The part of an RNA shown here (small-subunit ribosomal RNA, central domain) has 349 nucleotides and comes from an uncultured bacterium. Its Rfam family is "Bacterial small subunit ribosomal RNA". Its family is annotated with structural constituent of ribosome and ribosome in the Gene Ontology. The coordinates come from a structure-prediction model, not an experiment, and the mean pLDDT is 89.

[in-house]
Context: one part of a larger RNA
RNA sequence: CUGGGUGUAAAGGGAGCGUAGACGGCGUGCCAAGUCUGAUGUGAAAGGCCGGGGCUCAACCCCGGGACUGCAUUGGAAACUGGCAUGCUGGAGUGCCGGAGGGGCAAGCGGAAUUCCUAGUGUAGCGGUGAAAUGCGUAGAUAUCAGGAGGAACACCGGUGGCGAAGGCGGCCUGCUGGACUGUAACUGACACUGAGGCUCGAAAGCGUGGGGAGCAAACAGGAUUAGAUACCCUGGUAGUCCACGCCGUAAACGAUGAAUACUAGGUGUCGGGGAGCAAAGCUCCUCGGUGCCGCAGCAAACGCAGUAAGUAUUCCACCUGGGGAGUACGUUCGCAAGAAUGAAACUC
Numbered sequence: 001c002u003g004g005g006u007g008u009a010a011a012g013g014g015a016g017c018g019u020a021g022a023c024g025g026c027g028u029g030c031c032a033a034g035u036c037u038g039a040u041g042u043g044a045a046a047g048g049c050c051g052g053g054g055c056u057c058a059a060c061c062c063c064g065g066g067a068c069u070g071c072a073u074u075g076g077a078a079a080c081u082g083g084c085a086u087g088c089u090g091g092a093g094u095g096c097c098g099g100a101g102g103g104g105c106a107a108g109c110g111g112a113a114u115u116c117c118u119a120g121u122g123u124a125g126c127g128g129u130g131a132a133a134u135g136c137g138u139a140g141a142u143a144u145c146a147g148g149a150g151g152a153a154c155a156c157c158g159g160u161g162g163c164g165a166a167g168g169c170g171g172c173c174u175g176c177u178g179g180a181c182u183g184u185a186a187c188u189g190a191c192a193c194u195g196a197g198g199c200u201c202g203a204a205a206g207c208g209u210g211g212g213g214a215g216c217a218a219a220c221a222g223g224a225u226u227a228g229a230u231a232c233c234c235u236g237g238u239a240g241u242c243c244a245c246g247c248c249g250u251a252a253a254c255g256a257u258g259a260a261u262a263c264u265a266g267g268u269g270u271c272g273g274g275g276a277g278c279a280a281a282g283c284u285c286c287u288c289g290g291u292g293c294c295g296c297a298g299c300a301a302a303c304g305c306a307g308u309a310a311g312u313a314u315u316c317c318a319c320c321u322g323g324g325g326a327g328u329a330c331g332u333u334c335g336c337a338a339g340a341a342u343g344a345a346a347c348u349c
Base pairs, nucleotide, nucleotide: 003321004320005319006318007303008302012317014201015200016199017198021194025088026087027086028085029084030083031082033081034080035077036076037075038074039073040072041071042070049065050064051063052062053061054060091191092188093187094186095184096183098181103177104176105175106174108172109171110154115149116148117147118146120144121143125136126135162169163168206247207246208245209244210243211242215241216240220236221235222234223233258316259315260314261313262312263311266294267293268292269291270290271289272288273287274286275285276284277283278282298305299304322349323348324347331342332341333340334339
């Protein structure tokens, strides 16, 4: 390389948009590049293969056949691929009618709680633990009440519930804005799918500049524990956590499961639509889209998956190919840095 694979054994890119490319629905007509078929030329000889023959055999040599699967020219075929033209509506998209949603961005508002400040009441403890101590408190703490300040997060509702491509999103109101879904069938007429590079988004931590700082809390300090205790427990506490702008670009970024389409028993719950029946607030049935559980066939090494497939197929991309060395070294690109991306070999088992 081929092949075989990628939930857990090595292996799905963190996610989306999209370029090249690859691949692509139903008809009709034409072309004939691919494809198929006929003919001609060529495909040197030797060698190899098959048959036969000559040296006593063999090696060796000779004859014949076939092969040389190819290339070129030319005549034809038109199903499929391709090209051109023309049409269709089932794929896809648009329009219209609806309802659902913590989807995003911005501005404003609210209450509970923690902490702090001020004033009152009040007096000797509070706090903390397995037990303690450090710590706080007669300069009046803890407790309680009134007022004030400030920051961060939004109890209950809350749910195997919803939304989002992923990361993620949860108090209330307003504005701007994206997507999905049901129904309808007016419009376009294959406009589709995938997607190397590329671009964009991307938790937490971290970085830069300027703010902010209640609580929590790496580092750090002290108290305990212990043989020790650079920990677990306790008292403190700075970065940080928050905001604005700019970087970083990683993760057990997980469903450890790439995207799209079609097909393949059922049962049951739930969320958002639509339809039908019964006279009905209600009940039953049908249906589309999502989200769970159980389960048949099938698959699987097993565990398990099973219409949300890990089943049966097709298209495209990414990735794997024994363990260690190593996600290291070198080089390159990116970054302010931290580092990220790409990514070996010797050697060794």